[in-house]
C1' cells in the first nucleotide's frame, strides 16, 4: 500500500426549563447516511466513565477524537432608540380667574393729586307742620199704624150743670237709624313729604370750605405669590421591536490526530 478479521469508538447535536447536579421522557431550535425494543412529568434513570436493561448495524475513517473559523436558534443583561397601553400631575409649556407691583403704556392731576382738619347731604331716633285716609262731633234731608213728644176736629168716658179726663186720624216736631255737605274741631294709621326743629352716627359714597405741595389711579403689557384646569413635554410602569454587551451552540469550511492479528 492492498486484503481479511477484530476493537476503541459511532448509531445524531445543541438551547431554554426540571435538578444539588448529569443525562432521558416532553417543548423547540438545527440537521440526516444517523437502528430496534420497555420506562417516565404528582416523572425516570444515574453520580463526575453521571439515562438503565436487552437486541442489532457500522467500524479505524465522507462517518471516531482534537483544533481554527463560520454560524441557524436559544438564554442573560440594558442607565441607548422607536412605537404603543395604563397611571401621575413635582417640573417646562399653554389654559382660566384672584392677590400684589408700578418697570413700559394709558388715565386723573399745579385751573392743585394723596393726605389733614372743620362742616353738609345720604342713614337713624324724637317732636312739629303739611298733606292722605278712615271714625267721631258739627249741620241739612229723610224719618214711629199703637207701645215717642206736644196740639189734637170728630167721637169716646166722668159729671145734673159748670166743666174735666184719656186719647184716633191730621198736623209739627223728635229717638234710633240712613244719606249728604261744609266746616272748626278731636282721635287714629301709613312703603305719607325736593317740609321744620333737635340729638345721634359717619364704615361707605358724593360735595363745600381751609392747610399743603406732587403725586394718585390700576385699563392694557410685563414682573412676582398662592391656587385651579389640561395632559403636549415630563414622570413611573408594562408590552413589543431594533441596536449594543454577554454566554451557550446545531450545521457548514479548513488543518490535525487514531489500536491489534494474519496473508500477500
Nucleotide at each position: 500500500u492492498c486484503g481479511u478479521g477484530c476493537u476503541a469508538g459511532a448509531u445524531g447535536g445543541g438551547g431554554a426549563g426540571c435538578c444539588a447536579g448529569c443525562g432521558g421522557u416532553g417543548c423547540c431550535c438545527u440537521g440526516u447516511a444517523a437502528c430496534c425494543u420497555g420506562c417516565a412529568a404528582u416523572c425516570c434513570g444515574c453520580u463526575a466513565c453521571a439515562g438503565c436493561a436487552g437486541g442489532g448495524u457500522u467500524g479505524a475513517a465522507u462517518u471516531c477524537c482534537c483544533g481554527u473559523u463560520u454560524g441557524a436558534g436559544g438564554c442573560u443583561c440594558c442607565a441607548g432608540c422607536c412605537u404603543g397601553g395604563c397611571a401621575g400631575g413635582u417640573c417646562u409649556a399653554c389654559c382660566c380667574g384672584g392677590g400684589u407691583u408700578a418697570a413700559g403704556u394709558g388715565g386723573c392731576g399745579u385751573u392743585g393729586a394723596g393726605g389733614g382738619c372743620c362742616g353738609g347731604g345720604u342713614c337713624c331716633u324724637g317732636c312739629g307742620c303739611g298733606g292722605c285716609g278712615g271714625a267721631a262731633c258739627c249741620c241739612u234731608a229723610u224719618g214711629a199704624a199703637c207701645c215717642c213728644c206736644g196740639u189734637c176736629a170728630g167721637g169716646u168716658c166722668c159729671g145734673a150743670g159748670a166743666g174735666g179726663a184719656a186719647g184716633c186720624a191730621g198736623c209739627g216736631g223728635u229717638a234710633a237709624a240712613u244719606a249728604g255737605u261744609c266746616g272748626u274741631u278731636u282721635c287714629c294709621g301709613g312703603g305719607u313729604g325736593c317740609c321744620g326743629c333737635a340729638g345721634g352716627g359717619u364704615c361707605a359714597c358724593c360735595u363745600g370750605g381751609c392747610c399743603g405741595g406732587a403725586g394718585c389711579c390700576g385699563g392694557c403689557u410685563g414682573g412676582u405669590c398662592a391656587a385651579g384646569g389640561c395632559a403636549a413635554g415630563c414622570u413611573g410602569u408594562c408590552a413589543g421591536g431594533c441596536a449594543g454587551a454577554g454566554u451557550c451552540g446545531a450545521g457548514g469550511a479548513c488543518g490535525g490526530g487514531u489500536g491489534c492479528a494474519c496473508g500477500a
Molecule: Bacterial large signal recognition particle RNA
Organism: Dehalococcoidales bacterium